[in-house]
RNA sequence: GCAGCAAGGCGGGAGGCUAGGGGUCUCCCAUCCGCAAAUCCCCUUCAGGCGGGCCAAUACCGGCUGCGUGUUACAGAGUAGUGCAAGGCCUAGGCAGAGGCGUUGAGGUUUCGCCUCUAGUGGUAGUUGCAUAUUCGAACCGGGCCAGGCCGGAAGGAGCAACCCUAAGUCUAUGUUUACUAUGCUCUAGAGAUACGGGGCUGAGUUGAUGCCCAGAUAACCUUGCAGUGCCCUGUAUAGCAAGGCCGGUGCUGC
Numbered sequence: 001g002c003a004g005c006a007a008g009g010c011g012g013g014a015g016g017c018u019a020g021g022g023g024u025c026u027c028c029c030a031u032c033c034g035c036a037a038a039u040c041c042c043c044u045u046c047a048g049g050c051g052g053g054c055c056a057a058u059a060c061c062g063g064c065u066g067c068g069u070g071u072u073a074c075a076g077a078g079u080a081g082u083g084c085a086a087g088g089c090c091u092a093g094g095c096a097g098a099g100g101c102g103u104u105g106a107g108g109u110u111u112c113g114c115c116u117c118u119a120g121u122g123g124u125a126g127u128u129g130c131a132u133a134u135u136c137g138a139a140c141c142g143g144g145c146c147a148g149g150c151c152g153g154a155a156g157g158a159g160c161a162a163c164c165c166u167a168a169g170u171c172u173a174u175g176u177u178u179a180c181u182a183u184g185c186u187c188u189a190g191a192g193a194u195a196c197g198g199g200g201c202u203g204a205g206u207u208g209a210u211g212c213c214c215a216g217a218u219a220a221c222c223u224u225g226c227a228g229u230g231c232c233c234u235g236u237a238u239a240g241c242a243a244g245g246c247c248g249g250u251g252c253u254g255c
Stems, first nucleotide, its partner, number of pairs: 001255005008055003011029005019044005032052004060249006068241002072237005078231003082227007090216002093213004099207003107202007115192006122185001123183005129176005136169001142165003150157002
């Protein structure tokens, strides 16, 4: 130097799974090929299996570098909940007050009406009771008259149905008010409310947008601020991995 071999290598990170390692699974970076694998497959700390292919060096081992990826941390911006605080909204009081109304009468007081409630009274209506009249009403046990039929020698007798009448009852009408109920009605009495209207007396204020002060309440809502959480974006630092590059190291046999 050539050839043939053994070692080692031909992916890694995060999640998930597992007693654990690796794979199938999801995501990211990078890629020798094929097969099976979620009640899953293979293995055991030198921790995938089977089959094929490639590399003793640009492909193995160690060190340095780091295209890139990216965990984590911090800072900032946005957004959606949460918590806290302040203010507003709300309530009571006070002050100021634009303007409106007002001697053609403000406000106050009194009275009446309207209104509401309670009790009573009358009326009305309904139900019910009573009286009268009327209709119907005994085919289960009333009365009358009793065809046919029955009894009797006859005179006659008893008597079903139909028919008529009435009882209890029933329908309707009228009267009555016995009782009960109801009331957009009348009247009486009492109470209330005070919005509106009228009258009497008195005689100058009254109302008020808004602003401020004080006290209170604060459930919800609105505004602002702070804290913290989730999501997303940007920037900085960074664990890990890492294409590529540089340096060093690496076995056996034959010719």

Predicted 3D model of a 255-nucleotide RNA (Bacterial large signal recognition particle RNA) from Candidatus Aquilonibacter sp. NCBI's taxonomy places the organism under Bacteria, Vulcanimicrobiota, Vulcanimicrobiales, Vulcanimicrobiaceae, Candidatus Aquilonibacter. It matches the Rfam family "Bacterial large signal recognition particle RNA". A reference for the family is Rosenblad et al. (2003), "SRPDB: Signal Recognition Particle Database", Nucleic Acids Res. A source record names the gene ffs. The coordinates come from a structure-prediction model, not an experiment, and the mean pLDDT is 75.